[in-house]
Context: one part of a larger RNA
């Protein structure tokens, strides 16, 4: 050197990607006990005290002892604010445990029972020894506030007209051949199914959801006018966002100094309402920021200890 442990002056995250390791906190009893909030919580919230033995008497008191009284061992470290998922639960056996699957709840469709829907050639199973408060499928994800505008396109569903259409039915009529009867060949109107065109409806269906120009008594700005164009011209919330390219946007708190974090602005390269929009108490081995406490994590590295590598016999 290397693995494990164990101490450390003086500072205390100055390390680093990041407080990673490590300290530190722990138990029982009393006291206390904030924002939030779905009134359940949050909450062991933070914070304070007490604790051994021995005697009485009983609720306190007194007395012994030690450097050290939850005597060892096991045994929360708290707190503030954001992300994102409501929650418990799953999950890449062997590099991902999550924000990702589920989820309860919300919607839409299809299905009347010989159910649809699934397996199977098929007979027959499953559905279901059920019966629309069932059962199938997709999408969304608790809970509140809420879900905005388009049916042109694409799918779906309906639609007794009508055009078009297949095989089948039909035969006017023609051609072979033949003396002729008659074989064979082609064959027009005419008929005749879903579909398709066609008319609608339907977006918690797949999806989309605009430019130019001018205008208010300083300037800037545009509530407003005008124009072109759509099926429609993005509403509510939100927003440098898990989405921002310019960007270390610009103000403002944090810091002695911050490309992070957080709060407001809106110029949304390219936000947006069940691919849900926005809030949210609890709850998480997720995640981004900061404080206290804590320390060898580090200024600076030192001893000590067991085992190893080593050297030597």
């Nucleotide at each position: 050197c290397c693995a494990u442990g164990c101490u450390g002056a003086a500072g205390g995250a100055a390390c680093u990607c990041g407080g990673c390791a490590a300290a530190a906190u722990a138990u029982u009893c009393c006291c206390g006990u904030a924002c939030c909030u779905u009134a359940g919580g949050a909450a062991g919230a933070a914070g304070g005290g007490a604790a051994a033995c021995c005697a009485a008497a009983u609720a306190u008191u007194g007395g012994u002892g030690a450097c050290a009284c939850a005597a060892a061992a096991a045994u929360g470290a708290g707190g503030g604010u954001g992300a994102c998922g409501a929650c418990u639960u799953u999950u890449u056996a062997c590099u991902a445990a999550a924000a990702a699957a589920u989820u309860a709840g919300g919607a839409c469709u299809c299905u009347g029972c010989a159910a649809a829907a699934u397996g199977g050639u098929a007979a027959c199973a499953u559905g279901a020894a059920g019966u629309a408060u069932a059962g199938g499928g997709u999408c969304u994800g608790a809970c509140g506030u809420c879900u905005g505008c388009c049916c042109g396109g694409u799918g779906c569903u309906a639609g007794a007209a009508g055009c078009u259409u297949a095989a089948g039915a039909g035969g006017a009529g023609a051609g072979u051949u033949g003396a002729a009867a008659g074989a064979u060949u082609u064959g027009a109107a005419u008929u005749c199914a879903a579909g398709g065109c066609c008319u609608a409806g339907u977006a918690a269906a797949c999806g989309g959801c605009g430019g130019u120009u001018g205008u208010a008594a300083c300037a800037a700005u545009a509530a407003c006018a005008a124009u072109c164009a759509u099926a429609a011209a993005g509403u509510a919330g939100c927003g440098a966002a898990a989405u921002u390219c310019c960007u270390u946007g610009c103000c403002a708190g944090c810091u002695a100094a911050u490309u992070c974090c957080u709060g407001g602005c809106c110029u949304g390269c390219a936000u947006g309402a069940a691919a849900g929009a926005c809030g949210u108490a609890a709850c998480g081995a997720u995640u981004g920021c900061c404080c206290u406490a804590c320390u060898g994590u580090c200024u600076c590295c030192a001893g000590c200890a067991u085992g190893g590598a080593c050297u030597c016999a």